[in-house]
């Protein structure tokens, strides 16, 4: 330098291909119930505006373009 993959709450992921309206699941956290206490169990809540910018569209996490970060492979460099 080239090709491909990944980036979504604190953590791990789904959703993306085929655009659709309040972005969901598990774990964790917080509060409550229960319990002699803890754990477990049950209930509830907070936490994202989806890596950045631009474009298309009535509408973008999703499509297009240019970047950023990470990874795999290939090539070049005497």
């Nucleotide at each position: 330098g080239g090709a491909c993959c990944c980036g979504u709450g604190g953590c791990g992921c789904a959703g993306c291909c085929c655009g659709g309206a309040u972005a969901g699941c598990g774990c964790g956290u917080u509060g409550g119930c229960c319990u002699u206490c803890u754990a477990a169990g049950c209930c509830a809540a907070a936490a994202g505006u989806c890596u950045g910018g631009g474009g298309u569209u009535c509408a973008a996490a999703u499509c297009c373009c240019c970047g950023c970060g990470g990874g795999u492979c290939c090539g070049c460099c005497a």

Predicted 3D model of a 78-nucleotide RNA (transfer RNA) from a Candidatus Bathyarchaeia archaeon. The organism belongs to Bathyarchaeia (SeqCode), within Archaea. Its Rfam family is "tRNA". By type it is a transfer RNA.